A computed fold for a 337-nucleotide RNA from a Burkholderiales bacterium, annotated as Bacterial RNase P class A. A source record names the gene rnpB. Its Rfam family is "Bacterial RNase P class A". Its family is annotated with dimeric ribonuclease P complex, ribonuclease P activity and tRNA processing in the Gene Ontology. The coordinates come from a structure-prediction model, not an experiment, and the mean pLDDT is 77.

RNA sequence: GGAGUCGGCCAGGCAGUCGCUGUUCGCCCCCGCAAGGGGUGCGGGCAGAGGAAAGUCCGGGCUCCGCAGAGCGGGAUGCAGGGUAACCCCCUGGCACGGCGACGUGACGAACAGGGCCACAGAGACGAGUCGCACGGCGCAAGUCGUGCGGGUGAAACGGGCAACCUCCAUCCGGAGCAACACCAAAUAGGCAAGCGCCUGAGGUCGGCUCGGCCGAGCUUGCGGGUAGGUGGCUAGAGCCUCGGGGUGACCCGGGGUCGAGAGGAAUGGCUGUCAUGGCCACACCCCGUCGAGGGGCCGUGGUCAACAGAACCCGGCUUAUCGGCCGGCUCCCGAU
Numbered sequence: 001g002g003a004g005u006c007g008g009c010c011a012g013g014c015a016g017u018c019g020c021u022g023u024u025c026g027c028c029c030c031c032g033c034a035a036g037g038g039g040u041g042c043g044g045g046c047a048g049a050g051g052a053a054a055g056u057c058c059g060g061g062c063u064c065c066g067c068a069g070a071g072c073g074g075g076a077u078g079c080a081g082g083g084u085a086a087c088c089c090c091c092u093g094g095c096a097c098g099g100c101g102a103c104g105u106g107a108c109g110a111a112c113a114g115g116g117c118c119a120c121a122g123a124g125a126c127g128a129g130u131c132g133c134a135c136g137g138c139g140c141a142a143g144u145c146g147u148g149c150g151g152g153u154g155a156a157a158c159g160g161g162c163a164a165c166c167u168c169c170a171u172c173c174g175g176a177g178c179a180a181c182a183c184c185a186a187a188u189a190g191g192c193a194a195g196c197g198c199c200u201g202a203g204g205u206c207g208g209c210u211c212g213g214c215c216g217a218g219c220u221u222g223c224g225g226g227u228a229g230g231u232g233g234c235u236a237g238a239g240c241c242u243c244g245g246g247g248u249g250a251c252c253c254g255g256g257g258u259c260g261a262g263a264g265g266a267a268u269g270g271c272u273g274u275c276a277u278g279g280c281c282a283c284a285c286c287c288c289g290u291c292g293a294g295g296g297g298c299c300g301u302g303g304u305c306a307a308c309a310g311a312a313c314c315c316g317g318c319u320u321a322u323c324g325g326c327c328g329g330c331u332c333c334c335g336a337u
Stems, first nucleotide, its partner, number of pairs: 001333010012275007020048008028039004050308001054319002057317005062177004074173005079093005094108001095106004109168002114166002116162003131150008181232004191223006203215004239258008277306007285297004
């Protein structure tokens, strides 16, 4: 210098302006004797998506149903040891395979418990049989039975292989999910109770009152269940940062610091300027070529574009998507000293 492998990190910055959600402070308004509570109100401050928020594929927390104790059935996992709240996750080691190597990949328990399967070829693929030869038994013989060996086929020939076939063994697993669940609670229509009224007429209507007219059998109050709606659950957690210690490692222990969205038909955005990075295009410039045609370079100017994607109860993983960039360990090759 080139090629590769493993791990970690970033995910444009700043300023202005117009908005959105949450919270806090001040003012204003409403309810209330007060304490206090409330608001599509105004103004100021502060905070406001991710490494995958995604797929919802595993495993937990939490909630309810239930009381899950035992058995049957079903499902999952499967080298050994370890980590963890738990795991179909992770780490270390072994084995097998791939790679020169760093490294990568692997359902990797059991085939004398039983069943099943082993394409094509081959006589024959497991307990049914015999292509050839030898020996032995029976038989006058053809032959037949048994034992051993050989040729050929085939991945494998009496030795076996397959359990991402059934099965066996070991371990684990109740179900549904924040639209869980809890609380407050209208209007209308049912339910229950009480009171008043049914022509001696409660009540309704004719804008408020009185008179009067008309309608008239129900009306009023309380309680209870449910719905709309609202509130909680709802973000302080197996949290994050840092230091020290233990361990090969996953990870664990201890000290200190810190609070970083909480919406809910669902906010976290739009525009402008500037700087930075990268890609593309044009011009200019440079190189090859002859000053051409054509090709290459990218110091300059201008234009244009900027990845995958968006919380929805919360975590630990896995998988998938992803413009571009940075850092580190290791391996192989070439060159120089």